[in-house]
Context: one part of a larger RNA
RNA sequence: GAUUGAACGCUGGCGGCAUGCUUAACACAUGCAAGUCGAACGGUAACAGCGAGAGCUUGCUCUCGGCUGACGAGUGGCGGACGGGUGAGUAACGCGUAGGAAUCUGCCCAGUAGUGGGGGACAACCCGGGGAAACUCGGGCUAAUACCGCAUACGCCCUACGGGGGAGAGAUGGCCUCUCCUUGGAAGCUGUCACUAUUGGAUGAGCCUGCGUCGGAUUAGCUAGUUGGUAGGGUAAAGGCCUACCAAGGCGACGAUCCGUAGCUGGUCUGAGAGGACGACCAGCCACACUGGGACUGAGACACGGCCCAGACUCCUACGGGAGGCAGCAGUGGGGAAUAUUGCACAAUGGGGGCAACCCUGAUGCAGCAAUGCCGCGUGUGUGAAGAAGGCCUGCGGGUUGUAAGGCACUUUCAAUUGGGAAGAAAAGGCGAGGGUGAAUAGCACUUGUUCUUGACGUUACCUUUAGAAGAAGCACCGGCUAACUCCGUGCCAGCAGCCGCGGUAAUACGGAGGGUGCGAGCGUUAAUC
Repeated sequence: GAUUGAACGCUGGCGGCAUGCUUAACACAUGCAAGUCGAACGGUAACAGCGAGAGCUUGCUCUCGGCUGACGAGUGGCGGACGGGUGAGUAACGCGUAGGAAUCUGCCCAGUAGUGGGGGACAACCCGGGGAAACUCGGGCUAAUACCGCAUACGCCCUACGGGGGAGAGAUGGCCUCUCCUUGGAAGCUGUCACUAUUGGAUGAGCCUGCGUCGGAUUAGCUAGUUGGUAGGGUAAAGGCCUACCAAGGCGACGAUCCGUAGCUGGUCUGAGAGGACGACCAGCCACACUGGGACUGAGACACGGCCCAGACUCCUACGGGAGGCAGCAGUGGGGAAUAUUGCACAAUGGGGGCAACCCUGAUGCAGCAAUGCCGCGUGUGUGAAGAAGGCCUGCGGGUUGUAAGGCACUUUCAAUUGGGAAGAAAAGGCGAGGGUGAAUAGCACUUGUUCUUGACGUUACCUUUAGAAGAAGCACCGGCUAACUCCGUGCCAGCAGCCGCGGUAAUACGGAGGGUGCGAGCGUUAAUC
């Protein structure tokens, strides 16, 4: 000099864009952060409508009916493995980079072949029991895209090549061309979404290897599933991954082992560079979710807001037994020099579910707080010598503050005030047209035109009206380094100080004042890095 996720002191007008627990991976009150689908299912607790009945104070109340819109609880599906947080652990194929072969992959895309015929349950519900509660037990009824067989299976899997094995589910919209009854519908036709098997792709993930990746030798030897083989098991998959047997290997001064420290990277800061230091925000990867262990489900977890066990802690209890996990967003206590609101909205972007409408979304978009940082703007402009008054200095003549102020003439950024006012909004929906599917002028999806709306921010940005210099400057320093000097007070005292050093009666170094210098909504100090 540059820099910072900074803090402290003094001061503080506005805006834009960023950033904001670096410490206790300490403990957490409260609310919210993952749901959704009735177009899978049986149903009807609540709400609304409709219908029927009853009562009567004749326009209300009650009862009944899943009939309709919907829908609590339940069965079932998909999603809770993403998104969000944190950096404790980890010196490791963890990360970075370059390769590899023995693998899996829901949803998505393309292809091929199918979607036939049956069965038995279990919730909900009803009845009964236990418990303070959490909850739970027994009996009975029932549906499905829940579950299980049978048939079939091009392809698929196993095979000793003879053969053997294995699947599925429907829901919903429209129509009457063909067949049947015939108002109209159906086992018919047709569309959409699902379902099964399999091939390929895409995406994601698992595994292996070369090289690179902090300090300590006042750590020199380490290792028994250890190193390799055979056989078997196990996994989606190679492999001591595991087991039995056999061999005695394997690593190490090119630093093994041990100890300490640490998430890694793109990058950030600095520097002319080489390098050094760091890894906040943003992005990629990894690890973790009260501590330790374990598996279940599933395409995917050994699973932050799932389960089981053990432990510590907190809470409830009828003492028998139960409940919980903010390193999600806010917020509280504590620790600390120190770090924000128990805000608004799903309008946009994205995600989950759904045919859709839509629902959910503390992701996200915004707002609030903080000069924490960067950037921009303002606090007025011109004129004005009687060089006013006052202050300070003085050699008492004057000098300086100083065109500074006042005065005169102007301007109105920002703030205040009045009115107007974009863009962020494209969709979805309705109507029409076109070609497509189709028997179809139906339905469906696509393209296109038109129409109707949808904004948290928001009293938005921006423009404009009005008024008046009106509301807006400080901080540090002035001995040398280092830009900037005098007076007074003090008298080795009080004090200053980054280094050298000042102060003991004329202190440009202490304290105050006047003046000056530097930077400026900041300025200094401290800490830290180069």
Molecule: small-subunit ribosomal RNA, 5' domain
Organism: metagenome